[in-house]
Molecule: transfer RNA
Organism: Patescibacteria group bacterium
RNA sequence: GGCGCAUUCGUCUAGUGGUUAGGACGCUUGGUUCUCAUCCAAGGAACAGGGGUUCGAUUCCCCUAUGCGCUA
Numbered sequence: 001g002g003c004g005c006a007u008u009c010g011u012c013u014a015g016u017g018g019u020u021a022g023g024a025c026g027c028u029u030g031g032u033u034c035u036c037a038u039c040c041a042a043g044g045a046a047c048a049g050g051g052g053u054u055c056g057a058u059u060c061c062c063c064u065a066u067g068c069g070c071u072a
Stems, first nucleotide, its partner, number of pairs: 001071007010025004018055001027043005048064005
């Protein structure tokens, strides 16, 4: 240099065109407890950036960025 794969809450992850973008852990608040922990309930929190296709994009296409791999 060429090719391929990946990028979603703080972390790990589900999601193959119309979902309220879901779950686990963690966090916050409340309940329980003498207190803490456990347990129960509630809450906040995410689609790497830009462009395109489409009535509609996390999802399809292109470019960029970062990481990983293969190859000369």